Small-subunit ribosomal RNA, central domain from Granulicoccus phenolivorans DSM 17626 = NBRC 107789 = JCM 15570, 351 nucleotides, folded computationally. The organism belongs to Granulicoccus phenolivorans, within Bacteria. Rfam family: Bacterial small subunit ribosomal RNA. Rfam links the family to the GO terms structural constituent of ribosome and ribosome.
Context: one part of a larger RNA
RNA sequence: UUGGGCGUAAAGAGCUUGUAGGCGGUUUGUCACGUCGGAAGUGAAAACUCAGGGCUUAACUCUGAGCCUGCUUCCGAUACGGGCUGACUAGAGGAAGUUAGGGGAGAAUGGAAUUCCUGGUGGAGCGGUGGAAUGCGCAGAUAUCAGGAGGAACACCGGUGGCGAAGGCGGUUCUCUGGGACUUUCCUGACGCUGAGAAGCGAAAGCGUGGGGAGCAAACAGGCUUAGAUGCCCUGGUAGUCCACGCCGUAAACGGUGGGCACUAGGUGUGGGGGACAUUCCACGUUCUCCGUGCCGUAGCUAACGCAUUAAGUGCCCCGCCUGGGGAGUACGGCCGCAAGGCUAAAACUC
Repeated sequence: UUGGGCGUAAAGAGCUUGUAGGCGGUUUGUCACGUCGGAAGUGAAAACUCAGGGCUUAACUCUGAGCCUGCUUCCGAUACGGGCUGACUAGAGGAAGUUAGGGGAGAAUGGAAUUCCUGGUGGAGCGGUGGAAUGCGCAGAUAUCAGGAGGAACACCGGUGGCGAAGGCGGUUCUCUGGGACUUUCCUGACGCUGAGAAGCGAAAGCGUGGGGAGCAAACAGGCUUAGAUGCCCUGGUAGUCCACGCCGUAAACGGUGGGCACUAGGUGUGGGGGACAUUCCACGUUCUCCGUGCCGUAGCUAACGCAUUAAGUGCCCCGCCUGGGGAGUACGGCCGCAAGGCUAAAACUC
């Protein structure tokens, strides 16, 4: 273990696909499995409950009834659930036509900037800080001009703007490729929702092999500060950061809010599509509508904060999770991993 819960008190799995299972639109006929009614059999006795009786009472005990919530068989009902069957189109999918986008992969390419190298000009400082010093510089630095090399990141546009399931995605061009929205209502005809296990994806850091290495920068060294300074600040600087392939599988992986469907006042922005009005036409504008993304707010909800058609409101379906604090997301065992470690996951004891 009922129950009550999961934005912030314990609690939504990082995300998706999907197996089993659970749940499932409108309607016809049929079956009668569930379901419902009746009858019969059985459901030992004792116990228990009720009504009586017997020991002087009670305990105790006897009689009768109930109970035994069940099972089996037969007869019947068919609303609901289910099986089979026929149909439907409001769910779902497809088609056609439009359309927005940093969605993904590969290749190519551009300019600014930093650093380095070569050469010119130049001649004493530069750099750095709260102030300094370490550091760099007459073997010519900093500054400035020209040329070259190389790596990484893409200013402005840029926006509570866009796209993606999440992680995430931003110069430009090309190739390949996923998903979405809208319009038509043409096709299929419930094909749906969720999803234990499982599989795939999954920031950063880290690991393996081989490249690359400009800037930045754990570790490390020096300087400063300080009572000390294994720090903050400064000068340097190696892994790493980058690429390819392979691992790891975790994050405050957050909206701290699982997914789906339906319903429940509005107002105001913004992104994408469609219709109508207006306009000579276009653009702009007005208005209606579908999808997304913000803010405000009614009812309602909430412990409060707040949420409020993008719900934390009102309901249904499915999954995950919680059950006092510490011990502990630990030990042990198992599985996974090259390792780091991950996943699963206690107890003693203690308050």